[in-house]
């Protein structure tokens, strides 16, 4: 110098959805918090699955078992005015081993 794994503790981009109702608290009176109920969102985490992808069996054929994920798909968690926070991926930076 490349560059893989990896990076909460480096940076910068980063969506959807009720400023819902109603009790109770604080309040600078904007509004925060807490419970409860209704509606909504999918990109923290988490579940799940074929006709996908491997393997195993079988071997005329169809079909059978096991494993393994998705931005797919549930809504457990989480989240739903603007600020803040968090966000999967992305970029950039770092990057042991190793070339």
């Nucleotide at each position: 110098c490349c560059a893989c794994a990896c990076c909460g503790a480096u940076c910068u981009g980063g969506a959807g959805a009720g400023a819902g109702g109603c009790a109770g608290u604080u309040u600078u009176c904007g509004a925060g918090c807490u419970g409860c109920c209704c509606a909504c969102c999918g990109a923290a985490g988490g579940g799940g699955c074929a006709c996908c992808c491997g393997g195993c069996a079988c071997c005329g054929u169809g079909a059978g078992c096991c494993g393994g994920a998705a931005a797919c798909u549930c809504u457990c968690a989480g989240g739903u005015a603007a600020a803040g926070a968090g966000g999967a991926c992305a970029g950039a930076g770092g990057g042991a081993c190793g070339g």
This is a predicted structure of a 99-nucleotide RNA (Glycine riboswitch aptamer) from a Pseudomonadota bacterium. It matches the Rfam family "Glycine riboswitch aptamer". From the family's description: This family represents the bacterial glycine riboswitch. Rfam links the family to the GO term glycine biosynthetic process. The organism belongs to Pseudomonadota, within Bacteria.